Large-subunit ribosomal RNA, domain VI from a Phycisphaerales bacterium, 262 nucleotides, folded computationally. The source organism's lineage runs through Bacteria, Pseudomonadati, Planctomycetota, Phycisphaerae and Phycisphaerales. Model confidence (mean pLDDT): 86 of 100. Rfam family: Bacterial large subunit ribosomal RNA. Rfam links the family to the GO terms ribosome and structural constituent of ribosome.

[in-house]
Context: one part of a larger RNA
RNA sequence: CGUUGCAAAUUUGACAGGAUUUCUCCUUAGUACGAGAGGAUUAGGAGGGACUCACCCCUGGUGAUUCAGCUGGGCCGCUAGGCCCACCGCUGAGUAGCUAAGUGGGGCAUGGAUAACCGCUGAAAGCAUCUAAGCGGGAAGCCAGCCUGGAGAUGAGAUUUGCUAGCAUUUAUGUGAGAGACCCCUGGAAGACCACCAGGUUGAUAGGCCACAGUUGUAAGGGGCGAGAUCCCCUCAGACGAGUGGUACUAACGGUCGAAGA
Numbered sequence: 001c002g003u004u005g006c007a008a009a010u011u012u013g014a015c016a017g018g019a020u021u022u023c024u025c026c027u028u029a030g031u032a033c034g035a036g037a038g039g040a041u042u043a044g045g046a047g048g049g050a051c052u053c054a055c056c057c058c059u060g061g062u063g064a065u066u067c068a069g070c071u072g073g074g075c076c077g078c079u080a081g082g083c084c085c086a087c088c089g090c091u092g093a094g095u096a097g098c099u100a101a102g103u104g105g106g107g108c109a110u111g112g113a114u115a116a117c118c119g120c121u122g123a124a125a126g127c128a129u130c131u132a133a134g135c136g137g138g139a140a141g142c143c144a145g146c147c148u149g150g151a152g153a154u155g156a157g158a159u160u161u162g163c164u165a166g167c168a169u170u171u172a173u174g175u176g177a178g179a180g181a182c183c184c185c186u187g188g189a190a191g192a193c194c195a196c197c198a199g200g201u202u203g204a205u206a207g208g209c210c211a212c213a214g215u216u217g218u219a220a221g222g223g224g225c226g227a228g229a230u231c232c233c234c235u236c237a238g239a240c241g242a243g244u245g246g247u248a249c250u251a252a253c254g255g256u257c258g259a260a261g262a
Base pairs, nucleotide, nucleotide: 001152005163006162007161008160009159010158011157015149016148017147018146021049022048023047024046025045026044027043033038051106052105053104054103055102059100060099061098062097066093067092068091069090070089071086072085073084074083075082076081110144111143112142117137118136119135120134166175167174168173180257181256182255183254184200185199186198187197188196205251206250207249208247209246210245211244212243214240215239216238221234222233223232224231
């Protein structure tokens, strides 16, 4: 821009893509078959491999924004306590998120048309013949069925709901009301950008603060025993990123477009 007023939402499905895999074991059955050795068709059941989708409850990984311990040096005058540098200085742990090696799911069933093939009826050709007319069965394959996209499918589909006020006037304009939308802003388990989603004071969108969860592991300071290193008590303390809930303290200010013809 189109889809023949403007919007918001819910859809149909032309078409396209994905998937549609494979093995072992048990029973049938040591049966049929076979002299024996051996050893089924079929039917039912179970468990795997690889692949694939989703997720983070469990097991772990990561977690350079969290906590603690330790070494050397510099600095805060010194002690104590800290900050900085040393591969994140080294080491031990680790929330959220992201993840696999972790967890859960999937391939089915079923229907239709068929291939080779097996048939029914049946002539040409008094017989015979699955075929010439006609009618069946029949595959991991084909088409549906499952999952995803999908009306620019210009053949532009369907349904529901909302809105298109007024005033002036030369009947075509002006003015400005308007469903709704956008810019902009606060953000996001959404994201390269765009888009999408949650919000914008009639507000919990983010930050802050409070509480809780969770991580680390008992802070500083004071007191006590001891010659001292150290240990004990106040203290399951203190500190703390992303998690959960609450709370307007801070920031969501301010604007624009927008519908009866082509």